[in-house]
RNA sequence: UCGUGCUAGGCGGGGAGUUAGCGGUUCCCUGUACCAGCAACCCGCUAUAGCUGGGCCGAAUUCCCCGACGCGGCGGCCACGUGGGGGAACAACGGUGGGGCGGCGUCGAACGUCGGGUCCGAUGCAAUGGCCACCGGGCGAACCCCGCCAGGGUCGGAAGACAGCAACGGUACCCCGGAGAGGCCAUGUGCCGUCGGGGUGCCUGACGGGAGCUUUAACCGCCGCGUGCGAACCGACGUGGCUGGUCAAUUCGGGGUGCACGA
Numbered sequence: 001u002c003g004u005g006c007u008a009g010g011c012g013g014g015g016a017g018u019u020a021g022c023g024g025u026u027c028c029c030u031g032u033a034c035c036a037g038c039a040a041c042c043c044g045c046u047a048u049a050g051c052u053g054g055g056c057c058g059a060a061u062u063c064c065c066c067g068a069c070g071c072g073g074c075g076g077c078c079a080c081g082u083g084g085g086g087g088a089a090c091a092a093c094g095g096u097g098g099g100g101c102g103g104c105g106u107c108g109a110a111c112g113u114c115g116g117g118u119c120c121g122a123u124g125c126a127a128u129g130g131c132c133a134c135c136g137g138g139c140g141a142a143c144c145c146c147g148c149c150a151g152g153g154u155c156g157g158a159a160g161a162c163a164g165c166a167a168c169g170g171u172a173c174c175c176c177g178g179a180g181a182g183g184c185c186a187u188g189u190g191c192c193g194u195c196g197g198g199g200u201g202c203c204u205g206a207c208g209g210g211a212g213c214u215u216u217a218a219c220c221g222c223c224g225c226g227u228g229c230g231a232a233c234c235g236a237c238g239u240g241g242c243u244g245g246u247c248a249a250u251u252c253g254g255g256g257u258g259c260a261c262g263a
Base pairs, nucleotide, nucleotide: 001263002262003261004260005259006258009057010056011055012030013029014028015027016026020046021045022044023043024042034054035053036052037051038050063256064255065254066253067252068251072247073246074245075243076242077241078240079239080238081237082236084234085233090228091227093224094223095222096221097220098219102214103213104212111208112207113206114205115204116203117202118201119197120196121195122194123193124192125190126189127187128186129185130184131183132182134178135177136176137175138174145170146169147168153162154161155160
């Protein structure tokens, strides 16, 4: 150096996410790379960090290390946008103070004293209504109302006695009306009266007093606010940009790596 047979190793890698950590299942990038099974409140493991079974390649275009490039991801910063929190300031509203255009006031303000009314209770009177009583009339209760009771009935030997329907005459209940001089009851009634209570809210009278009282505006301030709009600020998401942060696929370059036998 060549041949044969083996072995280590390989038959994709990476980012995010998850995890104490590693790998896988998941999403994404790269781009073509053995097969089957397992698995997100998940599966298999423990620094030699997927497991089980099968297959292929095999010491190099394929394995290992270093470097370059940097697909892509993550991080940081900036800008813009969306929606959320946040509530300064402003406005509205309510309250309150100032202000004073005006109004009232020496024909007497505020305030004070004594009264009256408005309010409540009882009661009188009046008004209105109803009922009773009164007066007039009507109808009248088959019997259980009255009088008189034909006929008929009952008792009696008889004389006679008794009860009693209808008719007739009345009455009670009931109905209609009247007068307003009686009694009782009631009231969404009253320019009415009496007694008592209550109250200083309003109105009002008298007296005292002697100069203020006050409505509603402009404007200014303070307080409140389950209101409106909403600054600073905070964090979320999205888009774009930057990055001496970080990981890094593919590709390229350099280097490294066995054993046995035979020639």

RNAcentral holds the sequence, with entries from ENA. This is a predicted structure of a 263-nucleotide RNA (Bacterial large signal recognition particle RNA) from a Pseudomonadota bacterium. The gene name in the source record is ffs. It matches the Rfam family "Bacterial large signal recognition particle RNA". The family's RNA type in Rfam is non-coding RNA gene. The source organism's lineage runs through Bacteria, Pseudomonadati and Pseudomonadota. Its mean pLDDT, the model's own confidence on a scale to 100, is 75.